Large-subunit ribosomal RNA, domain VI from a Clostridia bacterium, 252 nucleotides, folded computationally. The sequence was found in a public genome assembly.
Context: one part of a larger RNA
RNA sequence: CGUAGGAUACUUGAGAAGGCUUGUCCUUAGUACGAGAGGACCGGGAUGAACGCACCAACUGUGCACCUGUUGUCGCGCCAGCGGCAUGGCAGGGUAGCGGAGUGCGGUUGAGAUAAACGCUGAAAGCAUCUAAGCGUGAAACUCGCUUCAAGAUAAGGUAUCCCUGAAGACCCCUUGAAGACAACAAGGUUGAUAGGUCGGAGGUGUAAAUGCAGCAAUGUAAUAGCUGACCGAUACUAAUAGGUCGUUUGG
Numbered sequence: 001c002g003u004a005g006g007a008u009a010c011u012u013g014a015g016a017a018g019g020c021u022u023g024u025c026c027u028u029a030g031u032a033c034g035a036g037a038g039g040a041c042c043g044g045g046a047u048g049a050a051c052g053c054a055c056c057a058a059c060u061g062u063g064c065a066c067c068u069g070u071u072g073u074c075g076c077g078c079c080a081g082c083g084g085c086a087u088g089g090c091a092g093g094g095u096a097g098c099g100g101a102g103u104g105c106g107g108u109u110g111a112g113a114u115a116a117a118c119g120c121u122g123a124a125a126g127c128a129u130c131u132a133a134g135c136g137u138g139a140a141a142c143u144c145g146c147u148u149c150a151a152g153a154u155a156a157g158g159u160a161u162c163c164c165u166g167a168a169g170a171c172c173c174c175u176u177g178a179a180g181a182c183a184a185c186a187a188g189g190u191u192g193a194u195a196g197g198u199c200g201g202a203g204g205u206g207u208a209a210a211u212g213c214a215g216c217a218a219u220g221u222a223a224u225a226g227c228u229g230a231c232c233g234a235u236a237c238u239a240a241u242a243g244g245u246c247g248u249u250u251g252g
Base pairs, nucleotide, nucleotide: 001152005163006162007161008160009159010158011157015149016148017147018146021049022048023047024046025045026044027043033038051106052105053104054103055102059100060099061098062097066093067092068091069090070089071086072085073084074083075082076081110144111143112142117137118136119135120134164251169246170245171244172243173189174188175187176186177185194239195238196237197235198234199233200232201231203228204227205226211222212221213220214219
């Protein structure tokens, strides 16, 4: 842009893609078979491998604007307390998110038509013959079935509800996101919880500074303190203000 107005929700499925794997053990049964040695088909059950999809409650990793310890040096006049730099200075932990080595799930069962093959009936050819007419059985392959996308399927489909005269509606613009290279998509724009802030909580770190007390002092203690990114909520305090453009006249 189209699908001859617009919006929202739900759909049909032409077509396309994915998936399709397999081991071991138990049982049937030491049965059938076999002189013995050995040792099944069919059927039932259990548990794995690799692969794939999803997820982060637990385990584990990362977590460069979280917390703590600490070395050297410089600065804040000095002490104390802090800050800068040194690979995030080094080291110990770690929320969310994102991951796997983690967790969950999957391949099944089945239908149709067949291949090789095995058959029934059966002539040509008084017999025989699965084949010539006719009818069956039969495989991870094929068509379905399972999962996903899907009406630009230009043959542009269907159903329901609602709206419409500078209209309905859409976009620009702005606040943003478990969405994202940019577009796009999604949530919002005061009739508002969209983001920030604030408050409360979770989780993390590990008991802040100052002061008192004890100790000559290091230090201990009052003290589950203090601080805290992304997490869960609440709250209009701040910012989504104001405004502009397109789109017509009930749908050729």